RNA sequence: CUAGACGGCCAGAUGAUCGCGGGGCGCAAGCCUCGAGGAAAGUCCGGACUCCAUUGGGCACGGUGGCGGGUAACACCCGCCGAAGGUGACUUUAGGGAAAGUGCCACAGAGACUAUACCGCCCGCAAGGGUAAGGGUGAAAAGGUGCGGCCAAAGGCGAAAGCCUGAAGCUUAAAGUAAGAGCGCACCGCGCUGCUGGUAACAGCAGUGGCAGGGCAAACCCCGCCGGGAGCAAGACCAAAUAGGGAUGGUGCGCGCCCAACGCGAUACCAUUCGGGUAGGUUGCACGAGGUGUGUGGCGACAUACAUCCCAGAUGAAUGAUCAUCCUCGACAAAAUCCGGCUUACCGGCCGUCUGGCAAU
Repeated sequence: CUAGACGGCCAGAUGAUCGCGGGGCGCAAGCCUCGAGGAAAGUCCGGACUCCAUUGGGCACGGUGGCGGGUAACACCCGCCGAAGGUGACUUUAGGGAAAGUGCCACAGAGACUAUACCGCCCGCAAGGGUAAGGGUGAAAAGGUGCGGCCAAAGGCGAAAGCCUGAAGCUUAAAGUAAGAGCGCACCGCGCUGCUGGUAACAGCAGUGGCAGGGCAAACCCCGCCGGGAGCAAGACCAAAUAGGGAUGGUGCGCGCCCAACGCGAUACCAUUCGGGUAGGUUGCACGAGGUGUGUGGCGACAUACAUCCCAGAUGAAUGAUCAUCCUCGACAAAAUCCGGCUUACCGGCCGUCUGGCAAU
């Protein structure tokens, strides 16, 4: 210089005028002060808070899934391990179980798994049976690659190169074959055993087994762990008019045994009074798992000590408009109970660390 990887930050600035919402002061006029975001969004996870339910346990249902840690908690974050990708910085990863069972595996292929017989080959008159040391299909057909040995006698054809048959041998029950995991050795993969390192996931080394039998569990399922339900329109308080209800008193009516006193009442009216509750209002509701700075512990997520700050709270719902100056000419988008995450959207710019390549010193 160039091409990249990762992390962080900013999100027009300043001033003037006029408005809007909250708070404080004031009799009032008015004055002072505060007023959106990194995502306020999607409402996808996790919690706080509130009400309801709740003896314990199990089932069902849902979530989750390498190991260790962080946290109030999590499906989040940090560190590490394994796997995959990249020359690399680095990135991605629901990453327990496939000899518990069930299911699925396109096309091609005979067959997609208690393995399979289409071609070839062997037995057989045939039907049929056998053969997975050869061929063919496929992403996948009971590990992969390389080297070596099993000395092929003899015969035929041919000018030769070479081709054909081929006893014995190797292998097999037979077919097979100068070549084959049938045999030996080495490497890679896998299983098992042991040792070493690590808290662990796991890694390394050594030995051993020709391999003891496909893949898929974000298919059902099995295993471990976690989970009561509803949500601020939660919930609490105050409380009109109207209608209805309770209690007390009065008047009337009715009832029993004819009358009266007295008593009683699914009764009517009036008065007083009480409570529920609608409209409406208040609250919940803005000091909080809070922000900033410094120190300490930790690789880190984070924890902790001290100092300092108060930072929207509406409910038809505020945060805007105009002007001036400047610049790189301004994206995505705006609270509604609160907080921690994740995901998605975003003009452009800045900073830091690191990697590859080229050049120079």
Molecule: Bacterial RNase P class A
Organism: Alphaproteobacteria bacterium